A computed fold for a 102-nucleotide RNA from Allolucifera butyrica, annotated as SAM riboswitch aptamer (S box leader). Its Rfam family is "SAM riboswitch aptamer (S box leader)". Its family is annotated with regulation of gene expression in the Gene Ontology. About the family: The SAM riboswitch is found upstream of a number of genes which code for proteins involved in methionine or cysteine biosynthesis in Gram-positive bacteria. NCBI's taxonomy places the organism under Bacteria, Bacillati, Negativicutes, Veillonellaceae, Allolucifera. The coordinates come from a structure-prediction model, not an experiment, and the mean pLDDT is 85.
RNA sequence: CUCUUAUCCAGAGUGGUCGAGGGACUGGCCCGAUGACGCCCGGCAACCGGCAGCAAUGCAGUGGUGCUAAUUCCAGCAGGAUUUAUUCCUGGGAGAUGAGAG
Numbered sequence: 001c002u003c004u005u006a007u008c009c010a011g012a013g014u015g016g017u018c019g020a021g022g023g024a025c026u027g028g029c030c031c032g033a034u035g036a037c038g039c040c041c042g043g044c045a046a047c048c049g050g051c052a053g054c055a056a057u058g059c060a061g062u063g064g065u066g067c068u069a070a071u072u073c074c075a076g077c078a079g080g081a082u083u084u085a086u087u088c089c090u091g092g093g094a095g096a097u098g099a100g101a102g
Base pairs, nucleotide, nucleotide: 001102002101003100004099005098006097007096008095013041015040016039017038021031022030023029025076026075027074028073042068043067044066047064048063050059051058052057072094077091078090079089080088081087
């Protein structure tokens, strides 16, 4: 990097540090010098792993990841309901993360 598969409406700081951009992309809409993003610490969760169990499943949170504004912030393609405008629903695409394979 590609493929397979599962999940993505829950949860998580009034801390330290840094110093200008950040929320994948595009459009929107937001966050940010009252200090964002990143990093450290803290925390959340429970995919792998651990323990119990025939299994279903449960337990713990010392290990490997992950996450810690807004539903993946919303939409992007197709279909449907409704409407003056619009709003909503379903599926897909894209993306993120875990596990496995090449």